Two RNAs folded together computationally: RNase P RNA and transfer RNA, 400 nucleotides in total.
RNA sequence: CGAGUUGAUCGGAUGAUUGCUGAGUUAUCAGAGGAAAGUCCGGACUUCAAAGAGCAAAGUGCCAGGUAACUCCUGGAGGGUGUGAACCCAUGGAAAGUGCAACAGAAAAUAACCGCCUAAUUGGGUAAGGGUGAAAAGGUGAGGUAAGAGCUCACCGCUUGCUUGGUAACAAGCAAGGCUGUGUAAACCCCACUUGAAGCAAGACCAAAUAGGGAUUCUAUACAGCUGCUCGUUGUGAAUUCGGGUAGGUCGCUAGAGCAAUGUGGUGACAUAUUGUCGAGAUAGAUAAUCAUCAAGACAGAAUCCGGCUUACAGAUCAACUCACAUA
RNA sequence: GCCCUCUUAGUUAAAUGGAUAUAACAAAUCCCUCCUAAGGAUUAGUUGCAGGUUCGAUUCCUGCAGAGGGCA
Numbered sequence: 001c002g003a004g005u006u007g008a009u010c011g012g013a014u015g016a017u018u019g020c021u022g023a024g025u026u027a028u029c030a031g032a033g034g035a036a037a038g039u040c041c042g043g044a045c046u047u048c049a050a051a052g053a054g055c056a057a058a059g060u061g062c063c064a065g066g067u068a069a070c071u072c073c074u075g076g077a078g079g080g081u082g083u084g085a086a087c088c089c090a091u092g093g094a095a096a097g098u099g100c101a102a103c104a105g106a107a108a109a110u111a112a113c114c115g116c117c118u119a120a121u122u123g124g125g126u127a128a129g130g131g132u133g134a135a136a137a138g139g140u141g142a143g144g145u146a147a148g149a150g151c152u153c154a155c156c157g158c159u160u161g162c163u164u165g166g167u168a169a170c171a172a173g174c175a176a177g178g179c180u181g182u183g184u185a186a187a188c189c190c191c192a193c194u195u196g197a198a199g200c201a202a203g204a205c206c207a208a209a210u211a212g213g214g215a216u217u218c219u220a221u222a223c224a225g226c227u228g229c230u231c232g233u234u235g236u237g238a239a240u241u242c243g244g245g246u247a248g249g250u251c252g253c254u255a256g257a258g259c260a261a262u263g264u265g266g267u268g269a270c271a272u273a274u275u276g277u278c279g280a281g282a283u284a285g286a287u288a289a290u291c292a293u294c295a296a297g298a299c300a301g302a303a304u305c306c307g308g309c310u311u312a313c314a315g316a317u318c319a320a321c322u323c324a325c326a327u328a
Numbered sequence: 329g330c331c332c333u334c335u336u337a338g339u340u341a342a343a344u345g346g347a348u349a350u351a352a353c354a355a356a357u358c359c360c361u362c363c364u365a366a367g368g369a370u371u372a373g374u375u376g377c378a379g380g381u382u383c384g385a386u387u388c389c390u391g392c393a394g395a396g397g398g399c400a
Base pairs, nucleotide, nucleotide: 002323003322004321005320006319007318008317009316010315012294013293014292015291016290017289018288020031021030022029023028033299037310038309040308041307042306043305044304045199046198047197048196052231053230054229055228057195058194059193060192061191062076063075064074065073066072077091078089079088080087081086092190093189097188098187099184100183101182113130114129115126116125117124118123138156139155140154141153142152143151157179158177159176160175161174162173163172164171165170203251204250205249206248213242214241215240216239217238218237222236223235224234225233226232258277259276260275261274262273263272264271265270329399330398331397332396333395334394335393338353339352340351341350346383355371356370357369358368359367376392377391378390379389380388
């Protein structure tokens, strides 16, 4: 000097004038996001009068921690990509069972086409070599054999057992083995763990008006609720339909599993102590326009509130690390 | 706010994880005809986008984009 990887902050600011919403008697103060998006997860909160069991269904899937909780985050083990810094993982079980593997190929499980050896036309032995395929009776090398084969041996792989290290996943070592036909569970399934339903348009209160209306069916052996089903339990009327009136206001509605700084503990996520601080609450839905100085103008606007994940994003600033080249 | 379904050639529609993705209409060329129409033959044209599982994906899974429906 160049190319990369990871992390963090900002993503419009200041002043003036007019205008909009909320709080306040007034003066005055405050006024969209890092994703507010997707609606993918988990909750807080509210109701189902109160409280259950089982089945079905659904979800997660290595180990240990964090958290209110999670399919999230942190650390580790195993596997993969990259020269590397780093990044990614849908990571339980194929020996409980049932399925699937087209075409090609002799054959995808009742295995022998070419080939090799032998007998010599029939036949017998073989699974080393060739060919097909994603996958063909563990792989490489040596010995042995009529020719071959774990037939034997060495190493690797696999199974079982023991020892050591680690909380564990797992790793290392030793011993004994028959060498058990391959893959697939984002195929059905098995195993372990978890899960009530609905959602702020949830729900609570007040005021006003009309017709304290009409008809039909069942009625405690019925109906309705909890609950998709069964058991159980609770209530006393339940369901369908015609017609009329109102559709207004208040609460829920923002002080929290809150934010920031510093200290302590921890590899870390995080926990804890002290101090400080209060950042929109609309409801036909608020924050706009003009001028001046600048340094980018992307993705894009709250509607009960938080913790995450995913997706979109022009650019500005800072720090650490890796690789390559050159110079000293 | 909550829930559900769909996306295949220019158009309308099929397809069980296995072949060069299948048809009809439309388009182009040829045959027939005095010329058209009708009819016949041939040809080309695509799985919304990006990843993943698998030997192999229209189909299975994840994320994104678009369209439609229902409840309140």
The prediction has a mean pLDDT of 76. Rfam match: Bacterial RNase P class A. About the family: Ribonuclease P (RNase P) is a ubiquitous endoribonuclease, found in archaea, bacteria and eukarya as well as chloroplasts and mitochondria. By type it is a ribozyme.